Order: sequence, then structure tokens, then C1' cells
RNA sequence: UGAGCCAGCCGGGUGGCCGCGGGUCGGGGUGCGAUGGUCCGCCAUCACACGAUCGGCUCGAGGAAAGUCGGGGCUCCACAGGGCAGGGUGCUGGCGAGAGCCAGGACGGGGUGACCUGUCGGUACAGGGCAACAGAGAGCAGACCGCCGAUGGCGGGAACCGGUCCGCCGGGCCCCGCACAGGCAAGGGUGAAACGGUGCGGUAAGAGCGCACCAGCGUCCGGGGCGACCCGGGCGGCUCGGUAACCCCCACCCGGAGCAAGGUCGAAUCGAGGACGGCCGGCCCGGCCUACGUCCUCAGGUGGACCGCACAGAUGGAUGGCCACCCAUCGGGACCCCCGCAAGGGACCCGUGGACAGAACCCCGCUUACAGGCUGGCUCAACGU
Repeated sequence: UGAGCCAGCCGGGUGGCCGCGGGUCGGGGUGCGAUGGUCCGCCAUCACACGAUCGGCUCGAGGAAAGUCGGGGCUCCACAGGGCAGGGUGCUGGCGAGAGCCAGGACGGGGUGACCUGUCGGUACAGGGCAACAGAGAGCAGACCGCCGAUGGCGGGAACCGGUCCGCCGGGCCCCGCACAGGCAAGGGUGAAACGGUGCGGUAAGAGCGCACCAGCGUCCGGGGCGACCCGGGCGGCUCGGUAACCCCCACCCGGAGCAAGGUCGAAUCGAGGACGGCCGGCCCGGCCUACGUCCUCAGGUGGACCGCACAGAUGGAUGGCCACCCAUCGGGACCCCCGCAAGGGACCCGUGGACAGAACCCCGCUUACAGGCUGGCUCAACGU
């Protein structure tokens, strides 16, 4: 200098003008009430309430306000206790609230590297199940090609032995052949996976059959770590694995709905009771009338209002717009100024223009989206000292 990695942070700034919403103070207006005055029309003062009123002060979106995924608060409903079923979580330590976060461990994947990223209870020794296609064989493995054929069998040869009617007949250590029985699992081949790897010995051919080293598993010992686990050594030929995101087993946890939760006050209409009314006779009691009217009371809880509800706030939803300058980005630019041999760079001028995205009961977390910039640490490459 260039290309990258990780962590944290910002995510335009200042000023002016105009505008929007909440709170509060004041002016004005309207309504209602009280008091006082009055020429009965109203007027004045005080208190309260209200807003499509005016002014001052003050406050007014985010790191994700988003998705509504996991929890908690809050509210209502359900609930003696225990169990079954169902669901969730699952390495270790710490924090926290059970969500989750930070650090670490084991086994994998990517990158030259800084670093990024996936998985995690069960020795699948409690048990059941599954593995397409290919292949001889895939769950107490298996034998297609191949190798051997030690042993037995069949055929041939032959030293030799026995018998003989001299033609032969029987036996035969051994040798050769066949590959019938049989042995093998090295090599080939199939597959995602075929019951350790290399070498020597061994054998008829082979094989952990034996041995050496390596890999794995089990077990024991020593050391380190809080722990998951790590390091080292000994012993045992012990040497088939996968799948638990199939059932299962173990440990822990789990009631439902959600601010349109829920609560308070409560019109109109309808309903219930009563008073006034009419009739039964003039009065009282009592009874009746009525789809008649007026008034009072009550119940219910609809329209509605308020609370829940916040140092932004809610209600179909305010938190914005314009201008100037500055900052980052990008594009262009003749001379002059600075650096450079030059190309070019700086300064200056003109233009451009700032992403993702808008709270709605609150909080914590997760996930997703995001132009550009700042700070710190680290890696790789080239060059210089």
C1' cells in the first nucleotide's frame, strides 16, 4: 500500500420559516350552578365542565418500532392430591427467570490465514424395529468369479510284494491328473456400508492363526482441569457397524385465553312496581279499564363515556415539510496554488444525494431487513528499512 477477519458504536449535523399530536398555564367563547343587582328583557362576580378557538412553555419513534417466534408482568376463566396419555428441552461451567446470553469441551465441514460454521442425554450391553437399488452375501453374514484340493473319492503311471492254468489277477509307500465331496475368505466384483491396516512368519490354499508396528474398543494406573474432558503409560487379539429427527429408555419442565384481556359509570327503547286519570254510585275501601298520556322508582348493561394507559401515546392512528450551510458517497472540471521526474493525487468549483424502515398494554430475548461511516484488535500478500 492492497485484500480481508472479529468486536463495539453511529446510522446525518446546525440554523431559519411553516405545520402536527400530548401535557400545562393564560386569554376568549359556550353550557350549568351559586350569590348579588335589576327598568324582569337581562347584567355582574365566583366555581365547575367542554372544544372543529387563540397564544406562551414543555415533551414527542427504532436499532431493529418489523416478524409476532420464545418467555415474563398484568387480567379473566379453570384447578384437592396422585397417576396415565400428549408435548417440549437435553455436552460442561457461570449469569439469569425455565427463554436466552457468555466462556469452554468433543466430533465434523470451509478458508493460505485472522476466523467462520454444523451436531451434542443413552458404549444402540433394557427391548422392539428399519436399511431402496446393486450384490453370492446387509443382521445368529456370505461364496458369484477366484485360490486350494491337505483329507476322502475317481482315473492313470510305477519300484516292489503275493498268487498263477504264465494269458494275467490282487495289493501297493510314492508320482501325475480330475475338481466329485470338501477347505478358504487373501484377490476381483456390488454397495452409502461387506466383520481392522501394513509387513514377516505360517499353510494345500488361507485367515489375528502367530508376531512387530499402527488404528480402534474395553479395562487399570499416574498427572492436569470446578467440570465436560485432556495428556502419558500398562494389560486384554477384545476387532462388525449405522439409525434414537423410528418406537423406546433416563432426567427436568409444561392449564387455557389474551388490552377486542378485564373493570367502573351508564342513555334511548323494551320490561317490573307505584302516583295522577276514567268507570263501577255522590264519598272511602276495593275492583276493573287502556297497544291512552304524564311523572317517579327499580332491574338489566346495549349505543356510549372513562379506567386499564405509561416523562411519546390512540382515536383509523401526531412525531413532518421547505430553504441555506456543513459532513460522508458518486460523477465532471481549462488555468493558477501544494506534492510528485511523470502518470497522478491534494486543495478549489459545479452537480448528485443519505439505507432498512413508523410505536399501539408493558418488559426481556430470538429471528429477519439495512446505503454508508467511525473506533479498537488481528490475518495474508507485495515492497522498503
Record summary:
A computed fold for a 385-nucleotide RNA from an Acidimicrobiales bacterium, annotated as Bacterial RNase P class A. The gene name in the source record is rnpB. Model confidence (mean pLDDT): 76 of 100. The model forms 92% of the base pairs in the Rfam consensus. The RNAcentral record of the sequence draws on ENA. Its Rfam family is "Bacterial RNase P class A". From the family's description: Ribonuclease P (RNase P) is a ubiquitous endoribonuclease, found in archaea, bacteria and eukarya as well as chloroplasts and mitochondria. The family's RNA type in Rfam is ribozyme.